Record summary:
Predicted 3D model of a 522-nucleotide part of an RNA (small-subunit ribosomal RNA, 5' domain) from an uncultured bacterium. Its mean pLDDT, the model's own confidence on a scale to 100, is 86.
Context: one part of a larger RNA
RNA sequence: UGAACGCUGGCGGCGUGCCUAACACAUGCAAGUCGAGCGGUAACAGGCGUAGCAAUACGUGCUGACGAGCGGCGAACGGGUGAGCAAUGCUUCGGAAUCUGCCCAAUGAUGGGGAAUAACCAGUCGAAAGAUUGGCUAAUACCGCAUAAGCCCUACGGGGGAAAGCGGGGGUCGCAAGACCUCGCGUCGAUGGAUGAGCCGAAGUCGGAUUAGCUAGUUGGUAGGGUAACGGCCUACCAAGGCGACGAUCCGUAGCUGGUCUGAGAGGACGACCAGCCACACUGGGACUGAGACACGGGCCGGACUCCUACGGGAGGCAGCAGUGGGGAAUAUUGGACAAUGGGGGCAACCCUGAUCCAGCGACGCCGCGUGUGUGAAGAAGGCCUGCGGGUUGUAAAGCACUUUUAGUGGGGAUGAAAAGCACAUUGCUAAUACCAGUGUGUCUUGACCUAACCCAAAGAAAAAGCACCGGCUAACUCUGUGCCAGCAGCCGCGGUAAUACAGAGGGUGCGAGCGUUAAUC
Numbered sequence: 001u002g003a004a005c006g007c008u009g010g011c012g013g014c015g016u017g018c019c020u021a022a023c024a025c026a027u028g029c030a031a032g033u034c035g036a037g038c039g040g041u042a043a044c045a046g047g048c049g050u051a052g053c054a055a056u057a058c059g060u061g062c063u064g065a066c067g068a069g070c071g072g073c074g075a076a077c078g079g080g081u082g083a084g085c086a087a088u089g090c091u092u093c094g095g096a097a098u099c100u101g102c103c104c105a106a107u108g109a110u111g112g113g114g115a116a117u118a119a120c121c122a123g124u125c126g127a128a129a130g131a132u133u134g135g136c137u138a139a140u141a142c143c144g145c146a147u148a149a150g151c152c153c154u155a156c157g158g159g160g161g162a163a164a165g166c167g168g169g170g171g172u173c174g175c176a177a178g179a180c181c182u183c184g185c186g187u188c189g190a191u192g193g194a195u196g197a198g199c200c201g202a203a204g205u206c207g208g209a210u211u212a213g214c215u216a217g218u219u220g221g222u223a224g225g226g227u228a229a230c231g232g233c234c235u236a237c238c239a240a241g242g243c244g245a246c247g248a249u250c251c252g253u254a255g256c257u258g259g260u261c262u263g264a265g266a267g268g269a270c271g272a273c274c275a276g277c278c279a280c281a282c283u284g285g286g287a288c289u290g291a292g293a294c295a296c297g298g299g300c301c302g303g304a305c306u307c308c309u310a311c312g313g314g315a316g317g318c319a320g321c322a323g324u325g326g327g328g329a330a331u332a333u334u335g336g337a338c339a340a341u342g343g344g345g346g347c348a349a350c351c352c353u354g355a356u357c358c359a360g361c362g363a364c365g366c367c368g369c370g371u372g373u374g375u376g377a378a379g380a381a382g383g384c385c386u387g388c389g390g391g392u393u394g395u396a397a398a399g400c401a402c403u404u405u406u407a408g409u410g411g412g413g414a415u416g417a418a419a420a421g422c423a424c425a426u427u428g429c430u431a432a433u434a435c436c437a438g439u440g441u442g443u444c445u446u447g448a449c450c451u452a453a454c455c456c457a458a459a460g461a462a463a464a465a466g467c468a469c470c471g472g473c474u475a476a477c478u479c480u481g482u483g484c485c486a487g488c489a490g491c492c493g494c495g496g497u498a499a500u501a502c503a504g505a506g507g508g509u510g511c512g513a514g515c516g517u518u519a520a521u522c
Base pairs, nucleotide, nucleotide: 001519003518004517005516006515007514010369011368012367013366014365015364016362017361018327023325024324025323027322028321029320032073033072034071037070038069040066041065044064045063046062047060048059049058050057051056080280081279082278089205090204091203092202093201094200095199098197099196103193104192105191107189108188109187110186111145113143114142120135121134122133123132124131125130151160152159153158165185166184167183168182169181170180172179173178206252207251208250213243214242215241218240219239220238221237222236223235224234225233255277256276257275258274259270260269261268262267282303283302284301285300305316306315307314308313333359335358336357337356341355342353343352344351345350372402373401374400375399382393383392384391385390406463409457410456411455412454416449421443422442423441424440425439426438427437428436466511467510468509469508470507471492472491473490477506478505479504480503481502487494488493
């Protein structure tokens, strides 16, 4: 150190966990949402109607809602991986020829028409995936007309070009439909900003010369095309240039950076986690839609692979989160919740969110705590050694007196939650004390984690120590066994009958919930 292996293992906090096959993937989930854009009503609930004594049945979009569908926004974010890439990349500093949905500021409009189409209905084909014919219908879907402050083009005469509505409230009018007024959300044009993105230049950015020459859209010009934009970006023509020992070209290796490790520094090595940029999404290619993609969970074509098939034809893409097989010395749960933070949609309520927040597993790492404290010499027994006197284990144990962290049991118990909603008051808007928006007060709720943090109580030393080493380097020595055997070993080297070096024991040294070994780097 993202470690692995061996022996051992009590608790907690915070981190971290496929470095190998960018190998193949069963299953579930990971991107939806809006009925306040639209036609509607498949399901659920309610209301109403009919039948019935009732249970109930049937009908009805009337209401709450809402399957499928049209339409809008999102799906280009977030999440993963490091294959490729030695420069179309990255880092730093500059630059001009650009675009930018949603958002902010200020500004001008929002008039009047039309033709379709899905859903649906009736058919047809197909095993399926699905395809197809005819008919009906709506819109914030589509297309014209009008208008044009500003906008675009211009030969400066002129020419071109837009939109869409929806919801709340009610003073007036109206039999009603509705008109009018007003508020909110939208729509269109144009301006500035913010944010995001594209482009250009310079310098820096691994190894190899046993790679020395490389290059035809190649280098430059003119004209045109193309792009949001500059440009051989592309085309035609013209010229013959351009790069290179200050290392071109070729080969190998590699995502880059902030940083990380180490070191007194200079430097060296690395680029896990976290953050920025880039690239990729089975493999190769090309585009569509769109403000934005050449698009991981979109579409098309070619390929390999897997699966279904009625053999005619179809379906798929975990380098999202879990999980499986395989590879490997080696790397986790098919968990909970949207409570918080953030994101998408929506006026909102709310819905979605394997982002995220949490939990689970692993001594993988760091940090903290514990495994008891005091007393206790008959220096007990036992073990080991012995020169047989004793020495040592050793205050160690036992005994006595205490304590109760942690674990276990019982009880209590915050923070993470502020909002939104409702009521009242007030300010703004307004014709309005409606509505809507802002502020204040009150009220009502919302916690996955959570059997959590923390606190209290009772019981009881109770439940908790190992690992490596002891020849020198290097802290720590004796006995027995073995007899160049068995074995040890990082280097020097030990072992052939008195081995402090092998094996065991007693003793000792070091570190300690770890200790050693291996690998790697400074």